[in-house]
RNA sequence: UCCAGAUAAAGGCAAACCUCUCGAAAGAUUGGGACGCAAAGCCUCAGGUCUAAGGUUUUUAACUAUGAUAGCUGGGCUACCUAG
Numbered sequence: 001u002c003c004a005g006a007u008a009a010a011g012g013c014a015a016a017c018c019u020c021u022c023g024a025a026a027g028a029u030u031g032g033g034a035c036g037c038a039a040a041g042c043c044u045c046a047g048g049u050c051u052a053a054g055g056u057u058u059u060u061a062a063c064u065a066u067g068a069u070a071g072c073u074g075g076g077c078u079a080c081c082u083a084g
Stems, first nucleotide, its partner, number of pairs: 003084001004082002012037002017032002021028002035071001041077003045074003048069003054064004
């Protein structure tokens, strides 16, 4: 340096739920809280999924991302430790 991830060690992050704030919503976010995670650190490049304000239409509905999801998958960048 590359690969790998154990009944190792030091740590880290934080699901659901409640709550502050924002948002049309999905959802994000402050604080609490831990389901879990070896990249559950960062990045929407590709796919998937969610929402539909606005727009369109065959208008009591349907379609649509410029919105969201990195804790959906793939990919890119960076990184602690060592029974190996």